[in-house]
RNA sequence: CCGUGCUAGACGGGGAGGCAGCGGUGCCCUGUACCCGCAAUCCGCUACAGCGGGGUCGAAUUCCUUUUCGAGGUCUGUGCGUGGUGAAGCAGCCUUAAAUACGUGGUGUUGACGCUCGGGUCCUGCGCAAUGGAAACUCAUGAACCCUGUCAGGUCCGGAAGGAAGCAGCAGUAAGUGAGACCUUUCGUGUGCCGCGGGGCUACCCGGGCUGAGCUGGCGACUUGAGAAGCGUUCAUGAUGCCUUAUCGACAAAAGGUGCACGG
Numbered sequence: 001c002c003g004u005g006c007u008a009g010a011c012g013g014g015g016a017g018g019c020a021g022c023g024g025u026g027c028c029c030u031g032u033a034c035c036c037g038c039a040a041u042c043c044g045c046u047a048c049a050g051c052g053g054g055g056u057c058g059a060a061u062u063c064c065u066u067u068u069c070g071a072g073g074u075c076u077g078u079g080c081g082u083g084g085u086g087a088a089g090c091a092g093c094c095u096u097a098a099a100u101a102c103g104u105g106g107u108g109u110u111g112a113c114g115c116u117c118g119g120g121u122c123c124u125g126c127g128c129a130a131u132g133g134a135a136a137c138u139c140a141u142g143a144a145c146c147c148u149g150u151c152a153g154g155u156c157c158g159g160a161a162g163g164a165a166g167c168a169g170c171a172g173u174a175a176g177u178g179a180g181a182c183c184u185u186u187c188g189u190g191u192g193c194c195g196c197g198g199g200g201c202u203a204c205c206c207g208g209g210c211u212g213a214g215c216u217g218g219c220g221a222c223u224u225g226a227g228a229a230g231c232g233u234u235c236a237u238g239a240u241g242c243c244u245u246a247u248c249g250a251c252a253a254a255a256g257g258u259g260c261a262c263g264g
Base pairs, nucleotide, nucleotide: 001264002263003262004261005260006259009057010056011055012030013029014028015027020046021045022044023043024042034054035053036052037051038050063257064256065255066254067253068252072248073247074246077243079242080241081240082239084237085236086235087234088233090232092231093230094227095226096225097224098223100221102220103219104218105216106215107214114210115209116208117207118206119205120204121203122199123198124197125196126195127194128192129191130189131188132187133186134185135184137180138179139178140177141176147172148171149170150169155164156163157162
């Protein structure tokens, strides 16, 4: 140096969770990697930390050590953002009321505010007028008999003279009916550019006098009170992305290391 047969070892590893701890089953990452049985109301084990049975490879592409890289997971931070849920009225937007009189507008020397006098609006009494009703008034009409006057004819009494009642007609009238006039009386009125007196004067309007420059608050601004919960703000909560800190770390890469026997 070559060949044969073995042995250690390998035939996947990792993260979180769970556990006194380790490994597994279940989840996730990596990515290809022997088979069977066991197991979350768990299973197996104890620092050489799955157990039991079977199989293959086997001293190197495959085993071991170190370093690098780093998928992915977990942790830290009153970290930064996004969208969700719940709460607070916070005073920013919004609604409303008041106050101020800073700005602006309006009004004011053709006289503001203020003071004062008078009148009106209001209440009450009387009068006048208007309007409606009734009565009275005037005219007309108005009774088969039971209204009046006169009563033809006829009737009755009487010897006669004469007398009596009385229908129709005519004239008149009562109650009633109709019309007129507004002269009179009376009652009413949701009536009045009406007159006289008294009261009231809080408020508003009009007019006279004095004074002589403000008055007002529509809008904006500031302040205050009340409201609403749409946006904004604050707090809480859970979701998600990024950054940061720490930690574990698959795959991969590099360097180094690795036994025994026999034969040529």
A computed fold for a 264-nucleotide RNA from Sporolactobacillus sp., annotated as Bacterial large signal recognition particle RNA. Its mean pLDDT, the model's own confidence on a scale to 100, is 75. The gene name in the source record is ffs.